This is a predicted structure of a 71-nucleotide RNA (transfer RNA) from a Patescibacteria group bacterium. Its Rfam family is "tRNA". Rfam's curators write: Transfer RNA (tRNA) molecules are approximately 80 nucleotides in length.
RNA sequence: GGGGGCGUCGUAUAAUGGUAGUACUGCGGUCUCCAAAACCGCUAGCGUGGGUUCGAUUCCUACCGCCCCUG
Repeated sequence: GGGGGCGUCGUAUAAUGGUAGUACUGCGGUCUCCAAAACCGCUAGCGUGGGUUCGAUUCCUACCGCCCCUG
């Protein structure tokens, strides 16, 4: 230089065009003499820009970051 894959709450992982879920963590509460566990609730996310579309995490495109293959 060329080709390919990935990017979603703090962490891990779903969602192939129509309200972004789940688990852990965190916060509050119930329970307990206290704490843990358990249970209930809450918070928090689609890498960036542009395009297509009534509507984009999803399709197209450029860039950024990471990984793999290759000259």

Its mean pLDDT, the model's own confidence on a scale to 100, is 81.